[in-house]
Context: one part of a larger RNA
RNA sequence: CUCUCUCUAAGGAACUCGGCAAACUGGCCCCGUAACUUCGGAAGAAGGGGCGCCCUUUUUAUAAGGGCCGCAGUGUUCAGGCUCAUGCGACUGUUUAUCAAAAACAUAGGUCUCCGCAAAGUCGAAAGACAAUAUAUGGGGGCUGACGCCUGCCCAGUGCCGGAAGGUUAAGGAAGUUGGUUAUUCUUUUAGUAGAAAAAGCUGACGACCGAAGCCCCGGUGAACGGCGGUCGUAACUAUAACGAUCCUAAGGUAGCGAAAUUCAUUGUCGAGUAAGUUUCGACCUGCACGAAAGGCGUAACGAUAUGAGCACUGUCUCGGAGAGAGACUCG
Numbered sequence: 001c002u003c004u005c006u007c008u009a010a011g012g013a014a015c016u017c018g019g020c021a022a023a024c025u026g027g028c029c030c031c032g033u034a035a036c037u038u039c040g041g042a043a044g045a046a047g048g049g050g051c052g053c054c055c056u057u058u059u060u061a062u063a064a065g066g067g068c069c070g071c072a073g074u075g076u077u078c079a080g081g082c083u084c085a086u087g088c089g090a091c092u093g094u095u096u097a098u099c100a101a102a103a104a105c106a107u108a109g110g111u112c113u114c115c116g117c118a119a120a121g122u123c124g125a126a127a128g129a130c131a132a133u134a135u136a137u138g139g140g141g142g143c144u145g146a147c148g149c150c151u152g153c154c155c156a157g158u159g160c161c162g163g164a165a166g167g168u169u170a171a172g173g174a175a176g177u178u179g180g181u182u183a184u185u186c187u188u189u190u191a192g193u194a195g196a197a198a199a200a201g202c203u204g205a206c207g208a209c210c211g212a213a214g215c216c217c218c219g220g221u222g223a224a225c226g227g228c229g230g231u232c233g234u235a236a237c238u239a240u241a242a243c244g245a246u247c248c249u250a251a252g253g254u255a256g257c258g259a260a261a262u263u264c265a266u267u268g269u270c271g272a273g274u275a276a277g278u279u280u281c282g283a284c285c286u287g288c289a290c291g292a293a294a295g296g297c298g299u300a301a302c303g304a305u306a307u308g309a310g311c312a313c314u315g316u317c318u319c320g321g322a323g324a325g326a327g328a329c330u331c332g
Base pairs, nucleotide, nucleotide: 001327002326003325004324005323006322007321008320010318011317014316019313027051028050029049030048031047036041038146052068053067054066055065056064057063069073081311082310083309084308085307086306087305088303089302093105094104109144110143111142112141113140114139115138121130122129123128147298148297149296150295152228153227154226157225158224159221160220161219162218163217166216167215168214172210173209176206177205178204179203180202181201184197185196186195187194229247230246231245232244233243256290257287268284269283270282271281272280
């Protein structure tokens, strides 16, 4: 010097990103216990008092009274720190085996959608299996996420559902058109042959027209994917604009919330807390770029959660010191 511990005058967070770490608290009995609340809780709230041994009465406990000892009686061990306010997530639960335990995931609850059972859906090449020895109070999928109050406008685009008059249209069919082949006919040759024309059949190409779904088309649908404006003017101080005009749109953001886990400018402005506060809390609204199941706003309880403040407590610090054990190091 390092590690693990113990103690430390006075102060008591001045340390630090931050009370990280440590300390305080701690058991049992009695008294007592606020806001808020879903009436269950909150609550061990908070905050106080008692605790050993002996004797008497009582019923051996308990209780009451009396006595004894110590600095100290849950005498060691074991064994909650608490409060106020706010964000997030309702809760118990789950997770990155080996840097993240959370506000992430799940959840009960909500809602949409598919499926009538030889189900939908999933696995498999198939057989077959699961779903399910179930049957819509069931099963699959999506989103949301207790509870309370709610969940606005837009169907133009995309998706999905329904429709079928018309348009388009594949394979296929097909009236017909045209080519090839050849019987045959004609010409030619002494003949074999060669050339020209060419029916039927067969065959190649084209083909009016017929032809389903789909698409176009018509309608519906947002707890489907999604979207939810601009400019100018106006009130008898000023300022502002309930109001008006105009352009564009499918419709122009409703309620609620708002410098927010979202606010760039920004340490916005005002207020509270401090002697002093880029954080915190309450407001304001100029929302760069909140907003209603990718849910909005609240909310008791809960949380090894995030943030701010206080009490208590302390070697975190002022600022160090002393000690124990184990190492390192030196000598042997």

Large-subunit ribosomal RNA, domain IV from Chlamydopodium vacuolatum, 332 nucleotides, folded computationally. The RNAcentral record of the full RNA draws on ENA. A source record names the gene rrl.